[in-house]
RNA sequence: GGGCUGGUAGCUCAGUGGUAGAGCACUACUCUUAUAAAGUAGGAGUCGAAGGUUCGAAUCCUUCCCAGCCCA
Numbered sequence: 001g002g003g004c005u006g007g008u009a010g011c012u013c014a015g016u017g018g019u020a021g022a023g024c025a026c027u028a029c030u031c032u033u034a035u036a037a038a039g040u041a042g043g044a045g046u047c048g049a050a051g052g053u054u055c056g057a058a059u060c061c062u063u064c065c066c067a068g069c070c071c072a
Base pairs, nucleotide, nucleotide: 001071002070003069004068005067006066007065010024011023012022013021018055026042027041028040029039030038048064049063050062051061052060
């Protein structure tokens, strides 16, 4: 330098054009002498960045950034 894969909640991931979700974690409450477990409720996202297409983009297109793998 070229190619491929990935970047979404604190962490691990889903979401293939129509209002962004799950598990774990976290907070409060119930329960308990207390803790854990269990139950109920809740908070948390400029979807890596910018632009384009579209009535509408996490999703499609272009460029760039970051990480990994392969080729040279």